Overview: Predicted 3D model of a 1526-nucleotide RNA (small-subunit ribosomal RNA) from a metagenome.
């Protein structure tokens, strides 16, 4: 800091993931300790049980229970005092604090700054003040009584710091008055300030009237009159703290929520409150709040903080602090300082309990704890000892707040599982090339250590100071009594806990998880075999898986470790810091303009923004950062500091901005002059074309197409002539020409009317720009209402084309296409580029104007303004390209965009007659989807070139019989293998046995073969008998050798057994070598070093010529090489030399019927070594390669022919040629042998022979070849047989001998076009030959026999010359042949090519691609099948906030109040009267409930629309190439 993942490779865009940190966590393995922390997030869901609020007898009347003391007793108790103690009650003071928890609330909250001149505060402190004298009750309590209980009723009687009158008033409240001060508003003076005047409110002392106050208790001490400390108690003012109120600023999401408001906005009276306000209420205005987002709808407590980031920001609000809200749900006061009250009251509601069924009680969102629910969260522990609250004068009581402890690897920290030495590198495991590696000093084993843990045993801290007690010192007081003191000594209190720590003993208890394909540290076996399974992504598994399981090694982390979750990061991937919009996702179709935003020069003011400041106040503590101490460290904890980028306030500054004023002319309007235009609108004319009517001529066909054929035409078309009639539309000019904001505008004339330009410097003087809503133009279809309607021509309807053809082609044809009114509101409305401005080299061409030059015109030069194009600098882009018309550099405004698909779709809204527009998602799904470019392949693209590729030819095959491969079919077994081209007379250059691998039967099992051990025997080899089809089995006889010797043997060699191993033509050619087909003997494939290009990759290798060629040359950012192409090399063709033998014989000589027979000879022929010979070398044409003729030459442009086959491809072919890894068989898938089989046969199909005959068949006669083989061999004369053969055995290891008579062919003879004298299947049948053996299954001859076949649809094949054709001969395999195959020889010997349109295939250059498994690619919709989420829907449930009206508890308040009532009053006594209050009543408000209409949300819903997804389902082929109709 980044890394995977889109492609064949590349950049970019963009998405998805991964890798860090954190959690109040959860789940799986697995677990030693301590320390400090945390722990019910879910159902604010229901709760059993304890216990969480008292306390004061020093406030009161008292004594139920104990305790002491006394009486009394039937010993069971009872009675009385006390007050150390105190139940139940009056009374205070708490209970409003602490403790929970987050339901509600988007403001009645909160945060931070202010404000209260608009306000309260109980305890506490500090100050000043008084505390007088009185009454009347009433709880307990008693007696009676009601009820199950809860809980009451009446009677009677009593206290008090409980109530309740007078008094007195420092003081307060309230009114009024004068003075003094301050604050607010207004006024005039030329403006501000000061100052001054009026008016309002506020305060300070002061006067003067009103209305308000209390309680006592406890200790000393007393003369009993008091007096004195404490504590309490009234007023009152002050503090501190704490609260109430108000304002300004922040404080989520949603417009598919845009209008909301009638106590609502203001104002007067009233009324309420501690207090301001419509808070409330009566009139009064008619406001108010809203795009800076009301109002509705979701969500949610809020901060300090924490988590995360470099930050900025994004998440988030558990524990700990503040704050708020809330206590079963809803209401509602009451008391009190203070509450509308967590463990108070009342009402209503639902839930639970209890009940005698009349009625009651209850509320853990206190501490534990239980049920439920849920992935999940702890003890019904101890203790007030410490900090802290309540009450007390205190002692002290209470305190589930608090301290402690338990539980839980939930977090954090820290520590331990042992340290030296230890190599035959033990064993044991794994892996192996069998050598050895590793596992590993690891372990054993030898030494030590007990620090750590835990476990015995002993010692032992701090948290404890204080209040109390005692003594002492001081203070108060009359007082040495009481009482008080942060003084002073002593004593006295510990839950945890005998802990922490120390010391001492003996022992040896403590390692797991998770990962090894890449990201990512870290690899082999064996298992499985697209199975099981794995995965965060990208992907792994279909027999050699480093990716699954296991195992061994390794690697990361460690009492853990991983997997879910969730949050930031990465992500610059919502961009403020920090993107983007021409082709990637994103410029609105254009315009005008409104809010708002943005705005030219200049000067004076000002101080709202800015800017400075050691102004001041806040910002809470805790947290983070610094520093310092404290627990052994650390975490943790203390203490001090910074810091908190914020708010306010005050000073300052004046440069931009803003705001006020005064100007300026350059932006922008205006005016004068001139220009060009298809700018708009409306009259209105016109001419070609067209159809149609009518007339005339005329006479058969016309008209359409690829080709026809529907149409039309003898009732007269087409043509054509004239005359009319309609309608739409504007040829030529005409043009990257013109104008207009777009959309769009195209004959002429007029008439109205908008924009531009250009010249002039003549006026305002900032008047600007841009532009959310909005409004208004807006192709073409459409739509609606009247009109038109020639030609076009959707829908139709004919007719072709096809496999179809609801299309393309063609004959008609309505809408509509025109006109005039009205709607739509959309386009690839494109420049896929929003508007203005400004600025930044250059050429070049077009349009409109303007100046100057050229004597004028014309033409022409040059400058300038304005538009419309190309080119191309620099810069800029991912590139492609953009480029003064910018996609360059800048401002300033709107629009827009954030993976692909679902989807521009459903849902609501709005518009719209309707089509249908706009605005506009979501679940679910993928791991992509794309932009530009490269490099290939592709094309029913395009160029240029080749090939017997077509074309010209000549000859086949596809017909026919037959052979022979094959497929299928058959079988027991027909062994395998080859599969378009490039399987098929192909592995097989030879299947009767053998071969052979297949089927059947018979045997056999260390084996038919090799190597080695072993333990018996024997030389081996041979021979003989019997079974047997063989192979084998059984059995006998004989017989010893040669070399060494220790005289026992040993070595070779057999045989039996027995162990290691052989063998397999069993599988995998998709595990492989090695070979080989093929594209293709095609002209290509590539490298180094430079350049170009971010790069893939391009150049060289293009590009113009030329070749057979990347061959060669020009050229050129490429210079060069390499592998291929050629050359080297065999044959062959001409010639020379050399060498002549078995080859040759002119010449010489010999000989014979005859023959190079002989003797010789090298000329000639051949033979076979060496040489020459062709090189575009000469002439001619071209710049060069090089071409074409031509000389000359045996041969000429590569003379012919072979050999040689680049990089590569097709997972071609061979595991049955060898070779080999893995798998498989091991008395068999091994091996021996007998016999079958490989030869089967309705059929299909390739390749071949032979035919169909006269260019021939037959008879008969005659001529010329090469190139081979030959000893287990070729085999000659002669003799036998028609003949295949047989005898025979001369010569020949071969230029000598033999195979060996070559045949078409010549000659002469018949045949006479006929299924023949053609053709020979096919059968009969007599022979031969080979072999062990020819019945399944051989070839050959003789003779009989005489089939089909009369030149072969569609289609298809060789072949360019000594070739095709055609003709014989030869080898190979072989005993022998199915050979007509196959490899060779040579004999006779042709026609054609004008050429490249076309098929086929190839080479190079362009070109397009959505193809890269590469067109045999891709991919599209429906149908049909599984699965998923969604949407409509008749309707059903249910749930929220209003509404409208009905009903009203409880309560407060205001009125009543005839019934009731102690304190004060008045009467005079009468259970009066009044003043006050109360029950009851009643209105208003109101919780809940109940009607009603309608709103919004959600569930579900026959059926029903489409989406999305699923290896091999159906129909076409739409899209990609000119994708076959762009």
């Nucleotide at each position: 800091a980044g890394g995977g993942u889109u492609c064949g490779a590349u950049c970019c865009u963009g998405g998805c993931u991964c890798a860090g940190a954190a959690c109040g966590a959860a789940c799986g393995c697995u677990g030693g300790c301590g320390g400090c922390g945390u722990g019910g997030a879910u159902u604010a869901g229901g709760c059993a049980u304890g216990c969480a609020a008292g306390u004061c007898g020093a406030a009161c009347g008292g004594u139920a229970a104990g305790g002491c003391u006394c009486c009394c007793u039937u010993c069971g108790g009872g009675g009385a005092g006390u007050a150390c103690a105190c139940a139940a009650g009056u009374g205070g003071c708490g209970a409003a604090a602490g403790g929970g928890u987050g339901a509600g609330u988007a403001a009645u909250a909160u945060a931070u700054a202010g404000g209260u001149a608009a306000c309260c505060u109980a305890c506490c402190c500090u100050c000043a003040u008084g505390c007088c004298g009185g009454g009347g009750a009433u709880a307990g309590c008693g007696u009676c009584u009601g009820g199950a209980a809860a809980c009451g009723g009446a009677c009677g009687g009593u206290a008090a710091u409980a109530c309740c009158g007078c008094a007195u008033g420092u003081g307060g409240u309230c009114g009024a008055g004068a003075u003094g001060g301050c604050u607010c508003c207004g006024g005039g003076u030329a403006u501000c300030c000061a100052g001054u005047c009026g008016g309002u409110g506020c305060u300070g002392a002061c006067u003067c009237g009103u209305c308000u106050a209390a309680a006592g208790g406890a200790g000393g001490c007393u003369u009993c009159g008091g007096c004195u400390u404490c504590c309490g108690c009234u007023u009152g003012a002050g503090g501190a703290g704490g609260g109430g109120c108000c304002u300004a600023u922040g404080u989520c999401c949603u417009a598919u929520u845009a209008g909301c408001u009638u106590g609502u906005u203001g104002g007067u009276g009233a009324g309420g409150u501690a207090a301001u306000g419509g808070c409330u209420u009566a009139c009064c205005a008619a406001g108010g709040c809203u795009g800076u987002g009301a109002u509705g709808g979701g969500u949610a407590g809020c901060g300090g903080g924490c988590c995360u980031g470099a930050g900025a920001g994004g998440g988030u609000g558990g524990c700990c602090c503040g704050u708020c809200a809330c206590a079963c749900c809803g209401g509602a006061a009451c008391u009190g300082a203070g509450a509308c009250a967590c463990u108070g009251u009342c009402c209503g509601g639902a839930c639970a309990c209890c009940u005698a069924c009349g009625g009651g009680u209850g509320g853990c969102u206190g501490c534990a704890g239980u049920c439920g629910a849920g992935a999940a969260u702890c003890a019904u522990u101890g203790g007030c000892a410490a900090u802290g609250g309540a009450c007390g004068a205190a002692a002290g009581u209470c305190u589930g707040a608090c301290c402690a402890u338990g539980c839980g690897a939930c977090g954090c920290c820290g520590c331990g599982u042992g340290a030296g030495c230890g190599a035959u590198g033990a064993a044991g495991g794994c892996c192996c090339u069998c050598g050895g590696g590793u596992u590993g000093u690891a372990a054993a084993g030898c030494u030590c250590a007990a620090u750590c843990c835990a476990c015995a045993g002993g010692g032992g801290a701090a948290u404890a100071a204080a209040a109390g007690c005692a003594g002492g010192g001081g203070g108060u007081u009359a007082a040495u009594a009481c009482c008080c003191c942060a003084c002073c000594u002593g004593u006295c209190u510990g839950a945890a806990g005998g802990u922490a720590c120390c010391c001492u003993g003996a022992g040896g208890g403590a390692a797991g998880c998770c990962c090894u394909g890449g990201c990512u540290a870290a690899c082999u076996c064996c298992g499985u075999g697209c199975c099981a399974g794995c995965a965060g992504c990208c992907g792994c598994g279909g027999u050699a898986a480093u990716a699954c399981g296991g195992a061994g090694a390794g690697g990361g982390c460690a009492a853990g470790c991983g997997u879910u979750g969730u949050u930031c990061g990465g992500a610059a991937u919502c961009a403020c810091u920090g993107g983007g919009c021409a082709u990637a996702a994103a410029g609105g179709g254009c315009a005008c303009g409104u809010a708002g935003g943005c705005g030219g020069u200049u000067c004076g003011g000002u101080a709202a923004g800015u800017c400075g400041g050691u102004u001041u106040g806040u910002g809470a503590a805790a947290g983070c950062c610094c520093c310092c101490g404290g627990c052994u460290c650390a975490a943790c904890c203390g203490g001090g500091g910074a810091a908190g980028u914020g708010c306010a306030u005050c000073c300052g500054a004046a440069a931009c901005u803003g705001c006020c004023g005064g100007g300026c002319u350059u932006g922008a309007g205006g005016c004068c002059g001139a220009a060009a235009g298809a700018g708009g609108a409306g009259u209105g004319u016109g001419g070609a074309a067209c159809u149609c009517u009518g007339a005339g001529u005329g006479g058969a066909g016309c008209g359409g197409u690829g080709a026809a054929a529907u149409g039309c035409g003898u009732a007269g078309a087409u043509a054509u002539u004239c005359a009319g009639u309609g309608g739409a539309a504007c040829g030529c000019c005409g043009g990257u020409g013109g104008c207009g904001a777009a959309a769009g505008c195209g004959a002429c004339a007029c008439u109205c009317u908008g924009g531009u330009u250009c010249g002039g410097a003549u006026c305002u003087g900032a008047c600007g720009c841009u532009g959310a809503g909005g409004u208004g133009c807006g192709a073409a279809a459409g739509c609606c209402a009247g009109g038109g309607g020639a030609g076009c021509g959707a829908a139709c309807g004919g007719g072709a084309u096809u496999a179809g053809a609801u299309a393309c082609c063609c004959c008609g044809g309505u809408a509509g296409u025109c006109c005039u009114g009205g709607c739509c509101g959309u386009a690839a409305a494109c420049g896929a580029u929003g508007a203005g401005c400004a600025c930044u080299g250059a050429g070049u061409a077009g349009a409109g104007g303007g100046g100057c030059c050229u004597u004028c015109c014309a033409c022409g030069g040059u400058u300038u303004c304005u538009c419309u194009g190309c080119u191309g600098u620099a810069g800029c882009u991912a590139a492609u390209g953009c480029g003064u018309u910018a996609a360059g550099u800048g401002c300033u405004c709107c629009g827009c965009c954030u993976g692909g698909g679902g989807a521009g779709u459903a849902u609501g809204g709005c518009c719209g007659c309707a089509a249908g527009g706009u605005u506009a998602a979501a679940a679910c799904u993928c791991a992509a989807a794309g932009g530009a470019a490269u490099u290939g392949a592709c094309g029913g693209g395009g160029g240029c070139u080749c090939a017997c590729a077509c074309a010209a030819g000549c000859g086949g095959u596809g017909g026919g019989g037959u052979a022979c491969g094959u497929g299928g079919u058959u079988u027991a077994a027909u062994u395998c293998g080859a599969a378009a081209c490039a399987a098929c007379g192909c592995g097989c250059a030879g299947a009767a046995c053998c071969u052979u691998a297949c089927c059947c039967g018979g045997g056999u099992u260390u084996g038919a073969c090799a190597u080695c051990g072993u333990g018996a025997g024997g030389a081996a080899c041979g021979c003989c008998u019997c079974c047997g089809a063989a192979a084998g089995g059984a059995g006998g006889a004989a017989g010893u050798g040669c070399c060494c010797u220790u005289u026992g043997g040993g070595a070779a060699c057999c045989u039996c057994g027995u162990g290691a191993c052989a063998g397999g033509u069993g599988u995998u050619g998709c595990a492989u070598g090695g070979c080989u087909g093929u594209c293709g003997u095609c002209a290509g494939c590539u490298c180094g070093u430079g350049u170009c290009g971010u790069g893939a990759g391009a150049u060289g290798u293009a590009c113009g010529g030329u070749u057979a060629a990347g061959u060669c040359c020009g050229g050129u950012a490429a210079c060069g090489a390499g592998c291929g192409a050629a050359a080297c090399c065999c044959c062959u063709a001409u010639c020379c030399u050399u060498a002549g033998u078995u080859g040759c014989c002119a010449g010489c000589g010999g000989g014979u019927a005859a023959u190079g027979c002989c003797g010789g000879g090298g000329a000639c022929u051949c033979u076979a070594g060496g040489g020459a010979g062709a090189c575009u070398g000469c002439c001619g044409c071209g710049u060069a390669a090089g071409c074409a003729g031509g000389a000359g030459g045996a041969a000429g442009g590569u003379g012919g022919g072979g050999g040689u086959g680049a990089c590569g491809u097709c997972a071609a072919g061979u595991c049955c040629u060898c070779a080999u890894g893995g798998c498989c068989c091991u008395u068999a898938u091994g091996c021996c042998c007998g016999g079958g089989g490989c030869u089967a046969c309705a059929c299909a199909c390739g390749u071949g022979c032979u035919a169909c005959a006269a260019u021939g068949g037959c008879g008969g006669g005659g001529a010329c070849a090469g190139a081979g083989g030959g000893a287990a061999g070729c085999g000659a004369a002669g003799c036998c047989g028609c003949g295949a053969g047989g005898u025979g055995g001369a010569g020949c290891a071969a230029a000598u001998c033999c195979c060996a008579c070559a045949a078409a062919c010549c000659c002469c003879g018949u045949c006479c076009c006929a299924g023949u004298c053609c053709g020979g299947a096919u059968u009969g049948u007599a022979g031969g030959c080979u072999g062990c053996a020819a019945u399944u299954c051989g070839c050959c001859u003789g003779c009989a026999u005489g089939a089909a076949g009369u030149c072969g649809g569609a289609a298809u094949c060789g072949c360019u010359a000594g070739u095709a054709a055609u003709c014989g001969c030869g080898g190979g395999u072989c005993a022998g042949c199915u050979a007509c195959a196959c490899c060779g020889c040579g004999g006779u010997g042709a026609a054609u090519a004008u050429g490249u349109u076309c098929c086929u295939g190839a080479g190079c250059c362009u070109u397009g691609u959505a193809c890269a498994c590469a067109c045999c690619g891709c991919c599209c919709g429906u149908c049909a099948a599984g699965c998923c989420a969604c949407g409509g829907a008749a309707g059903c449930c249910g749930g929220u906030a209003a509404u409208a009206c009905c009903c009203g508890a409880a309560g407060u308040u205001g009125c009543u109040g005839a019934c009731c009532c102690a304190a004060c009053c008045c009467u005079u006594u009468g259970a009066g009267g009044g003043a006050g209050g109360g029950a009851a009543g009643u209105a208003c408000c109101u919780a809940c409930g109940g009607u009603g209409g309608g709103a919004c949300c959600g569930g579900u819903g026959a059926c029903u629309g489409g989406g999305a997804c699923u290896a091999a389902g159906u129909c076409g082929u739409a899209a990609c190439a000119a994708g076959g109709u762009a």
The coordinates come from a structure-prediction model, not an experiment, and the mean pLDDT is 83.